[in-house]
Context: one part of a larger RNA
RNA sequence: UGACGGGGGCCCUCACAAGCGGUGGAGCAUGUGGUUUAAUUCGAUGAUACGCGAGGAACCUUACCAGGGCUUAAAUGCAUUUUGACAGGGGUAGAGAUACCUUUUCCUUCGGGCAAUUUGCAAGGUGCUGCAUGGUUGUCGUCAGCUCGUGCCGUGAGGUGUCAGGUUAAGUCCUAUAACGAGCGCAACCCCUACCGUUAGUUGCCAGCGAGUCAUGUCGGGGACUCUAACGGGACUGCCGGUGUAAACCGUGAGGAAGGUGGGGAUGACGUCAAAUCAUUAUGGCCCUUACGUCCUGGGCUACACACGUGCUACAAUGGUCGGUACAGAGAGUAGCCACUUGGCAACAAGGAGCGAAUCUAUAAAACCGGUCACAGUUCGGAUCGGGGUCUGCAACUCGACCCCGUGAAGCUGGAAUCGCUAGUAAUCGGAUAUCAGCCAUGAUCCGGUGAAUACGUUCCCGGGCCUUGUACA
Numbered sequence: 001u002g003a004c005g006g007g008g009g010c011c012c013u014c015a016c017a018a019g020c021g022g023u024g025g026a027g028c029a030u031g032u033g034g035u036u037u038a039a040u041u042c043g044a045u046g047a048u049a050c051g052c053g054a055g056g057a058a059c060c061u062u063a064c065c066a067g068g069g070c071u072u073a074a075a076u077g078c079a080u081u082u083u084g085a086c087a088g089g090g091g092u093a094g095a096g097a098u099a100c101c102u103u104u105u106c107c108u109u110c111g112g113g114c115a116a117u118u119u120g121c122a123a124g125g126u127g128c129u130g131c132a133u134g135g136u137u138g139u140c141g142u143c144a145g146c147u148c149g150u151g152c153c154g155u156g157a158g159g160u161g162u163c164a165g166g167u168u169a170a171g172u173c174c175u176a177u178a179a180c181g182a183g184c185g186c187a188a189c190c191c192c193u194a195c196c197g198u199u200a201g202u203u204g205c206c207a208g209c210g211a212g213u214c215a216u217g218u219c220g221g222g223g224a225c226u227c228u229a230a231c232g233g234g235a236c237u238g239c240c241g242g243u244g245u246a247a248a249c250c251g252u253g254a255g256g257a258a259g260g261u262g263g264g265g266a267u268g269a270c271g272u273c274a275a276a277u278c279a280u281u282a283u284g285g286c287c288c289u290u291a292c293g294u295c296c297u298g299g300g301c302u303a304c305a306c307a308c309g310u311g312c313u314a315c316a317a318u319g320g321u322c323g324g325u326a327c328a329g330a331g332a333g334u335a336g337c338c339a340c341u342u343g344g345c346a347a348c349a350a351g352g353a354g355c356g357a358a359u360c361u362a363u364a365a366a367a368c369c370g371g372u373c374a375c376a377g378u379u380c381g382g383a384u385c386g387g388g389g390u391c392u393g394c395a396a397c398u399c400g401a402c403c404c405c406g407u408g409a410a411g412c413u414g415g416a417a418u419c420g421c422u423a424g425u426a427a428u429c430g431g432a433u434a435u436c437a438g439c440c441a442u443g444a445u446c447c448g449g450u451g452a453a454u455a456c457g458u459u460c461c462c463g464g465g466c467c468u469u470g471u472a473c474a
Stems, first nucleotide, its partner, number of pairs: 001474002003471003007468006015458002019421005026313008034304002042053002064299007076122004082116003088103006106113002124288002127286003133282001135277003138273001140271001145184006151160003164175003190265004195233007205222002209220003236259001239253001240251004315414001319373006332361002336355002340351004380411001385406007427450007
């Protein structure tokens, strides 16, 4: 100087407390361990791995296994040899890759071009090392810290500044001060959202006027309003009162759409964990080169005595079911979204308008109004299994989703323990998108609808910050 203490002081945080809802029990989905396997490819492993890389494993992907092939090779360049169906179409054999047969016989300004082929030189490796590395990322932590120049103090390591008294979300600011300044962080500058104005009205809107319809901005028209999207304004403790030297704090203060960081997002200091990644990519070294490279068929990554994590659905009446009726936002769409009509109980099919979209497309659901069920393993719950179908795709056996009929398991609120959340939040309800032929999505990321309870407080538990003290630790 640090680190540590079941030392002390001050402070913060959904850290506890106060509340609400879960997990742990059941069934299923998914990831992991283990076991099994020819292979169950690889990585991630306390917090900081385990619905993680993977934002989509039937083939492909694919890296794994079995078997069958190739060896300048799958691609590209240079030089060289040969050729003008070698490539393409058709056929045969084969699991296919490939092999064989057949067919059509390139262009030319004659220099060559194009395509294939021979040989040579360069290849290729998801093989190893993240403890050789770059880059990127997690975490402490959006915590308030981490440092420097000059000066001063100390033999020196170092200290001071950065401490003290206040204050703040903040090393935020003020006062004091052997320190005076400065940098990286904090804050602000950026984006969204809440209010207003100006400009602009199409595909959006419709108050007033006119036309038309069973009805509908449908039409003429209009820019008022909503909205859209560009530019501005607006909030700064600015004003008032109180306390205080000041910074600042307090007030059901005023005004205001908004009040003290208005609410979200992006933004992550010096560093820590030889943290993660050589399998995104790049790269040193090592290793393989008729194979650890590469092509193909089939299988595997989906196995299943078991254990754990994360979720979904439930156990019901604040509910199930049937009928009727209403209200979003955001995003997507031409190999697409699909109105409408017809067929089918349905998945869907056959026709067929519109829309490369503020123009066309997609019923929001919970909610509300009625009917029924009366506390039961039930009209709860839907696993599992049987049968029949639909669709995507070369192909649904291993191993897809969906529909219909039947079947109707466990489960009556979950031990010890443990997680999330402070407001448009939790809880609950549906919608959309990426990936994508299809989909194992109950996942991820967004979007809106309905919409709570509680916080006395900081004694205690976890983590963290500052000062101080002890130490046989570094």
The prediction has a mean pLDDT of 80. A computed fold for a 474-nucleotide part of an RNA from an uncultured prokaryote, annotated as small-subunit ribosomal RNA, 3' major domain.